Predicted 3D model of a 525-nucleotide part of an RNA (small-subunit ribosomal RNA, central domain) from uncultured Chytridiomycota. Model confidence (mean pLDDT): 81 of 100. Its Rfam family is "Eukaryotic small subunit ribosomal RNA". The family has 90 seed sequences and 75,755 matches in Rfam 15.1. On this family, see Yusupov et al., Science 2001: "Crystal structure of the ribosome at 5.5 A resolution". RNAcentral holds the full RNA, with entries from ENA and SILVA.
Context: one part of a larger RNA
RNA sequence: UUGCAGUUAAAAAGCUCGUAGUUGAAUUUUGGGUCAGACCGGCUGGUCCGCCUACGGCGAGUACUGGUUGGUUUGGCCUUCCUUCUGGCUAUCUAGUCUGCCUUUAAUCGGGUGGGCUAGAGAACCAGGACUUUUACUUUGAAAAAAUUAGAGUGUUCAAAGCAAGCUUACGCUUGAAUACAUUAGCAUGGAAUAAUAAAAUAGGAUUUUGGGUUCUAUUUUGUUGGGUUUCUAGGACCAAGGUAAUGAUUAAUAGGGACAGUUGGGGACAUUAGUAUUUCAGUGCUAGAGGUGAAAUUCUUGGAUUUCUGAAAGACUAACUACUGCGAAAGCAUUUGUCAAGGAUGUUUUCAUUAAUCAAGAACGAAAGUUAGGGGAUCGAAGACGAUUAGAUACCGUCGUAGUCUUAACCAUAAACUAUGCCGACUCGGGAUCGGUCAUUUGUAUUUUAUGCAUUGAUCGGCACCGUAUGAGAAAUCAAAGUUUUUGGGUUCUGGGGGGAGUACUGUCGCAAGGCUGAAACUU
Repeated sequence: UUGCAGUUAAAAAGCUCGUAGUUGAAUUUUGGGUCAGACCGGCUGGUCCGCCUACGGCGAGUACUGGUUGGUUUGGCCUUCCUUCUGGCUAUCUAGUCUGCCUUUAAUCGGGUGGGCUAGAGAACCAGGACUUUUACUUUGAAAAAAUUAGAGUGUUCAAAGCAAGCUUACGCUUGAAUACAUUAGCAUGGAAUAAUAAAAUAGGAUUUUGGGUUCUAUUUUGUUGGGUUUCUAGGACCAAGGUAAUGAUUAAUAGGGACAGUUGGGGACAUUAGUAUUUCAGUGCUAGAGGUGAAAUUCUUGGAUUUCUGAAAGACUAACUACUGCGAAAGCAUUUGUCAAGGAUGUUUUCAUUAAUCAAGAACGAAAGUUAGGGGAUCGAAGACGAUUAGAUACCGUCGUAGUCUUAACCAUAAACUAUGCCGACUCGGGAUCGGUCAUUUGUAUUUUAUGCAUUGAUCGGCACCGUAUGAGAAAUCAAAGUUUUUGGGUUCUGGGGGGAGUACUGUCGCAAGGCUGAAACUU
């Protein structure tokens, strides 16, 4: 590992990309024919045996032996190359020739069976070249120290053991001291399914020409020895021109990428624009209270508060429409308009052809709070100050209010970053809505026939969800996934192993800091 668990009990990294790693669609020889064995049957003869009605018939067969037929299985051959070449050596076969024996013939001759020689064929092996896709896997074998283990034999008196022992007329004889297992790696060997790997695309591809060139090597023969050059010859290599061939590119994955088309979205960035509210200020009107609360008070008010109307400014925010609706990897995203680049789904008789999936390391993004430096500071408002409440009230309630909240440039990298549910792929029940695309459909409508747009209805891909139900799952709550799991294996990553101590200490690393990541133990229960 087989064979745990991860919604809520411990445990899915916040999210995406991504290298190593792991895993990865289908496709190329399958079938047919024939021959010879082995085994198992069926049918049918003959011999042998027994019985009888004795011409003949019946029966029994682990007996012997034919024929035919069916099945299983082994091997050879063909379709369908099993490396090839040179030389040797034969087993065996064929042809010729010589010859021994048996038989035959009137005799040559013919047949059978031996032996010798010659010629041809000759993968059983010998040894020398030239070449060869490479592995995993599996079969068998050699090898793999004993003791141990399993196990055979044996009356240690039994047994654990031990490797002994048994027999006879004690001169001696007869035996044992087996066998199995022994996994990774290595060696040899048969197989060729499965999984990789390589090959012919700028043909520098295969094969062939006693053909043509270029070039290298040098044995033998030219009476002998030595030297030089060349031809022939033999063997490499290369080039050109031809010939031969079905000449050579597998599909186009309800895998993936790309192009194109019309769309779609509150996806992103920058600019632009709008809306009311709030606060403040200015002006205006009227007066005694206003705020606020459970009740109050702090607070503001004839220097006119609160309130009414008119205007201005500022900074923030984007109501209603707003939904079990959309988009985005997540965080997140909602006034108008413009520009910029990007995305999904759909459609496609478009293209490439395995390009893919998941991912240690590594990288991008990452709410809020916080940090640094600017800007801005309307609202709200950690800290703080008061007023209440209260036994107290360092709170809840109220009045103020700094940092902050907003923005730019940089950090930080965490959240109940939650669907507390990794990603990719397949299958397994119904239903009606809805969003986006496409196709079809008739009837309406704009419009007056078409083109179109909007509705209606149906189908189909892809989404966010929902309802019902389980011969499914679960501890249950519940779940079409949390199903297809003791009937346990689709691929791949991460995490957990009683509660505390503790996300602490120490180390390392990142950070300006706050802190982040990594991350124990003693002890306790």